[in-house]
RNA sequence: GGAGUCGGCCAGACAACCGCUGUCCGCAAGGAUGGAGGAAAGUCCGGGCUCCCAGGGCAAGGCGCCAGGUAACGCCUGGGGGACGUGAGUCCACGGAAAGUGCAACAGAAAGCAAACCGCCGAACUCCCGCAAGGGGGUGGUAAGGGUGAAAUGGUGCGGUAAGAGCGCACCGCGCCGGUGGCAACACUCGGUGGCACGGCAAACCCCGCCUGGAGCAAGACCAAAUAGGGAAGCACGCUGGCCAAGCAAUUGGCCGGCACGUAUGGCCCAUACAGGCUUCCGGGUAGGUCGCUCGAGGUGCGCGGCGACGCGCACCCCAGAUGAAUGGUUGUCCUCGACAAAACCCGGCUUAUCGGCCGACUCCUUUU
Numbered sequence: 001g002g003a004g005u006c007g008g009c010c011a012g013a014c015a016a017c018c019g020c021u022g023u024c025c026g027c028a029a030g031g032a033u034g035g036a037g038g039a040a041a042g043u044c045c046g047g048g049c050u051c052c053c054a055g056g057g058c059a060a061g062g063c064g065c066c067a068g069g070u071a072a073c074g075c076c077u078g079g080g081g082g083a084c085g086u087g088a089g090u091c092c093a094c095g096g097a098a099a100g101u102g103c104a105a106c107a108g109a110a111a112g113c114a115a116a117c118c119g120c121c122g123a124a125c126u127c128c129c130g131c132a133a134g135g136g137g138g139u140g141g142u143a144a145g146g147g148u149g150a151a152a153u154g155g156u157g158c159g160g161u162a163a164g165a166g167c168g169c170a171c172c173g174c175g176c177c178g179g180u181g182g183c184a185a186c187a188c189u190c191g192g193u194g195g196c197a198c199g200g201c202a203a204a205c206c207c208c209g210c211c212u213g214g215a216g217c218a219a220g221a222c223c224a225a226a227u228a229g230g231g232a233a234g235c236a237c238g239c240u241g242g243c244c245a246a247g248c249a250a251u252u253g254g255c256c257g258g259c260a261c262g263u264a265u266g267g268c269c270c271a272u273a274c275a276g277g278c279u280u281c282c283g284g285g286u287a288g289g290u291c292g293c294u295c296g297a298g299g300u301g302c303g304c305g306g307c308g309a310c311g312c313g314c315a316c317c318c319c320a321g322a323u324g325a326a327u328g329g330u331u332g333u334c335c336u337c338g339a340c341a342a343a344a345c346c347c348g349g350c351u352u353a354u355c356g357g358c359c360g361a362c363u364c365c366u367u368u369u
């Protein structure tokens, strides 16, 4: 000097004039002070909050290495393993294939407890030719060589065999057991043992472990007003035991319990509560106001603990609450020339979009000293 990787910050600035809106002061006029993001976006996760009988189970859904953080999470931090990169670093849908089922086009003999296309053998048995040597064929043996394929049933070497094959041996690989280190996942240039399970896919069904009520601020609460407490059809509104009251009796009513139907914020079953309820059609009224609504798992600074996420302590601060929807318009100057883009209950994340500037740490290449 160039090229990169990771982390943090800013989000046009200044001035004037006019306008909108929240809060506070004021009788009023008016004054003071605040007013759209790093993603406010997606509505994808997790919660706070509100309401619903919110209990148990099944189904369904989510997550999936280990240890931590957090209110919680599918998030974040650190570590292990794997993949990519020269590297700083980045990514992972990372439990189980010896519980079972299933899938793999084409090629290939064959893609699962298998199989023989070209080959090799012919020791054993047998046929033919030949005087013999030998040659050809069959029953049979074989998977070391070649071929196909992404992948062909561990690899290399030696021995052995008729020819071969972990058939045997050595080394490597793999499984199991032990030791050492580590909280653990795991690792080991450690020891022993076994010829050794017949590969891949679970982001295939499945098995295992952990987690999960539902609906949502258009939730919900209150005030006021108005109408027709409207009309029609259908289902259900039941059965039974005991006690009490009235009665001449038949019977009537009430209470408690059981069973059946129905309703109750995802489906099914049980439980519980309610003595109710459910379905369809026609017609009418209201759609107004207040709260919820912003003090929060809040922010900033410093100190301590921790590799870190983060936690603890002290001090300081209040930082949008609109409701047909405020947060703006004009002019002038400057320059880094302004991208993606606009709050609607709130917060913690993830994902997506994105112009430009600044700061810090680290990696690689080249040159010079």
Stems, first nucleotide, its partner, number of pairs: 001365010012334007020035006037340001041351002044349005049216004055270004060212005065079005080094001081092004095207002100205002102201002112153001117146002119142003124139006154172006173196001174194005179188003220291004230282006238259009262274003298317008335338001